A computed fold for a 120-nucleotide RNA from a soil metagenome, annotated as SAM riboswitch aptamer (S box leader). Its mean pLDDT, the model's own confidence on a scale to 100, is 78. RNAcentral holds the sequence, with entries from MGnify.
RNA sequence: CUUAUCAAGAAAGGCUGAGGGUAAUGGCCCUAUGAAGCCUUGACAACCUCCCCAAUCCACAAUGCUAAAUUAUGGAUGGGAAAGGUGCCAAUUCCAUCCGCCGGUGGGCGGACAGAUAAG
Numbered sequence: 001c002u003u004a005u006c007a008a009g010a011a012a013g014g015c016u017g018a019g020g021g022u023a024a025u026g027g028c029c030c031u032a033u034g035a036a037g038c039c040u041u042g043a044c045a046a047c048c049u050c051c052c053c054a055a056u057c058c059a060c061a062a063u064g065c066u067a068a069a070u071u072a073u074g075g076a077u078g079g080g081a082a083a084g085g086u087g088c089c090a091a092u093u094c095c096a097u098c099c100g101c102c103g104g105u106g107g108g109c110g111g112a113c114a115g116a117u118a119a120g
Stems, first nucleotide, its partner, number of pairs: 001120006011041005019030003024097004042089001044087001047085002049081004055077005061071003093114001098111005
């Protein structure tokens, strides 16, 4: 930089000791009943990975050849696994900020930006 996803899911112990929720601003929240960080163990998830393929679809090849169709292979959808590479385990990515639409108001919806993760 490109693509995909981000409303679901999942905590205990040890060390340590004051902050944390991406930066900023505002809000709201978590936190000495122990924040962040590190370590151990466990879970969650299924991006990469692996397995299956009855069915549907696509590509290609063969047979047939006016063709319909059949078969083989590969792939997608789909189903499953969790050993390995990552990730993750308060609150929608905690909410808003910029743009658009709806609404009389409170507000609601969609998008962008930013961010996170994975694969390349």